[in-house]
RNA sequence: CAGGCGAUUGCGGACUGGCAGCUACCAGUCUGAGGAAAGUCCGGGCUCCCGAAAGACCAAACUUGCUGGGUAACGCCCAGUGCGGGUGACCGUGAGGAUAGUGCCACAGAAACAUACCGCCGAUUUGCCUCCUCAAGGGGCAAAGGUAAGGGUGCAAGGGUGCGGUAAGAGCGCACCAGCAGCGUCGAGAGGCGUUGGCUCGGUAAACCCCGGUUGGGAGCAAGGUCGGAGGAACUAGGGUUGGUCUUUUACCAGUUCCGCUAAAAGGCACCGCUAGAGGCAUCUGGUAACAGAAGUCCCAGAUAGAUAAUCGCCCUUGUGGUUGCAAUGCAGCCAUUUGAACAGAACCCGGCUUAUGUCUU
RNA sequence: CGGGAAGUAUUUCAAUUGGUAGAUGGCGGGCUUUGGGAGCUCGUGGCUGCAGGUUCGAGUCCUGCCUUCCCGA
Numbered sequence: 001c002a003g004g005c006g007a008u009u010g011c012g013g014a015c016u017g018g019c020a021g022c023u024a025c026c027a028g029u030c031u032g033a034g035g036a037a038a039g040u041c042c043g044g045g046c047u048c049c050c051g052a053a054a055g056a057c058c059a060a061a062c063u064u065g066c067u068g069g070g071u072a073a074c075g076c077c078c079a080g081u082g083c084g085g086g087u088g089a090c091c092g093u094g095a096g097g098a099u100a101g102u103g104c105c106a107c108a109g110a111a112a113c114a115u116a117c118c119g120c121c122g123a124u125u126u127g128c129c130u131c132c133u134c135a136a137g138g139g140g141c142a143a144a145g146g147u148a149a150g151g152g153u154g155c156a157a158g159g160g161u162g163c164g165g166u167a168a169g170a171g172c173g174c175a176c177c178a179g180c181a182g183c184g185u186c187g188a189g190a191g192g193c194g195u196u197g198g199c200u201c202g203g204u205a206a207a208c209c210c211c212g213g214u215u216g217g218g219a220g221c222a223a224g225g226u227c228g229g230a231g232g233a234a235c236u237a238g239g240g241u242u243g244g245u246c247u248u249u250u251a252c253c254a255g256u257u258c259c260g261c262u263a264a265a266a267g268g269c270a271c272c273g274c275u276a277g278a279g280g281c282a283u284c285u286g287g288u289a290a291c292a293g294a295a296g297u298c299c300c301a302g303a304u305a306g307a308u309a310a311u312c313g314c315c316c317u318u319g320u321g322g323u324u325g326c327a328a329u330g331c332a333g334c335c336a337u338u339u340g341a342a343c344a345g346a347a348c349c350c351g352g353c354u355u356a357u358g359u360c361u362u
Numbered sequence: 363c364g365g366g367a368a369g370u371a372u373u374u375c376a377a378u379u380g381g382u383a384g385a386u387g388g389c390g391g392g393c394u395u396u397g398g399g400a401g402c403u404c405g406u407g408g409c410u411g412c413a414g415g416u417u418c419g420a421g422u423c424c425u426g427c428c429u430u431c432c433c434g435a
Stems, first nucleotide, its partner, number of pairs: 001358001003315007011032008034343001038354002041352005046220005051250008060215003064212002066080005081095001082093004096210002101208002103204003117151002119147003124144008159177006178200001180197007224272003227268001228262002231259006240252001279298003283294004316340001319337008363434007374385002381418001388406006411427005
């Protein structure tokens, strides 16, 4: 983007005329599917019920969850930040809190959040042995104990690499890197950059939960309403309220039965709701953009078992073949033939998302 | 047109708070019987409707689709 224009025929709707009105018929004019009309996944409009509106607290529900903006509203859109991916153009993002607390982390493993199985050490303390005996001192073995380098288990084992250090080790010290916190600075903000510090805190919230945010509840056009009017009499009730409690304001008086009078042709394939709308189009202005504003112009489906189609001509478009021209595996012109395919059909209406789908472009 | 529920073996149904997907029936073999049935026993059979995501790990939690069924004049 979903071929365009014209002619004829057919079907739905509106209007006009034949016709003063109704019905039928005839004639004329205008108009008649989508980007998704789909899924019904979100958000609204509209309508009815719980009388209504506003507010406070509590509860409930919600995959609502970086920041700023847009919008009637949204879980949507735009711009940015962080993170991830890509050589890159760029693409994706379900992105609050694990230092509020609780739970869980199967098997394996010593230990799954506080421990030590193998290992390393045994400086310190104690015991024993030894140097002919005793004492000091040295050496050896063992225990108390220290440690978390190394091994092993696992998705995950308490920062990583290196040097120093130590009895052995360890952020114990230092350098670089990752993370956290404070300060400075830049930014509207999410955050960026710099610097300083103590050194280090497992994962899971699409587990409960905490924090912030939003929301009266329920039903849905098969909602809901109309198909008589005015009058008289009798009877019944003093009240009824949003998930709960409360405060303030406000609204409603009704319902049932009977009596005659009058109008009408009557529950149906009836009428209203029903399509002029957060509408479309192009122009200008503001804004990076989403979008907003101004003046202009246009009217653009309303069927009810469901209309929206068919044929022909020209143009455009797609492919193939032939031919002609040109510094020529290409391009252009002409002729013939071919193609307009796919997904799919309004049913109260809008804004999104998702899914289905042919072709072209980046 | 509107509203709601469910998908697990060839059938009918399980799976407690996420941790090796089971039972029954069917089918096949064996035992038993003269033979068959019944009975006993062994086996066979699953990408948990599909595609993604969260998580170490998904039948289970989340999202989007598909199919089937039910209700409403």
Molecule: RNase P RNA; transfer RNA
Organism: rhizosphere metagenome